This is a predicted structure of a 70-nucleotide RNA (transfer RNA) from a bovine gut metagenome.
RNAcentral holds the sequence, with entries from MGnify.
The prediction has a mean pLDDT of 82.
Its Rfam family is "tRNA". Rfam's curators write: Transfer RNA (tRNA) molecules are approximately 80 nucleotides in length. It is annotated as a transfer RNA.

RNA sequence: CGAAAUAGCUCAGUUGGUAGAGCAACUGAUUCGUAAUCAGUAGGUCGCGUGUUCAAAUCACGUUUUCGGC
Numbered sequence: 001c002g003a004a005a006u007a008g009c010u011c012a013g014u015u016g017g018u019a020g021a022g023c024a025a026c027u028g029a030u031u032c033g034u035a036a037u038c039a040g041u042a043g044g045u046c047g048c049g050u051g052u053u054c055a056a057a058u059c060a061c062g063u064u065u066u067c068g069g070c
Base pairs, nucleotide, nucleotide: 001068002067003066004065005064008023009022010021011020017054025041026040027039028038029037047063048062049061050060051059
């Protein structure tokens, strides 16, 4: 100096409009039983703080951690 931080894990979500997927977990169906498959449920103050705005994961400033460069 640059990038990243969003669900237990891996990641989406950029002209600002109220947050999603896959896997995992749990419940049910199916099966003699397990796995697989199908249906459903739960899980997030979007690293932290402040500001701008009717409205911020998203914009501005500060700050923490991680990675890379000099």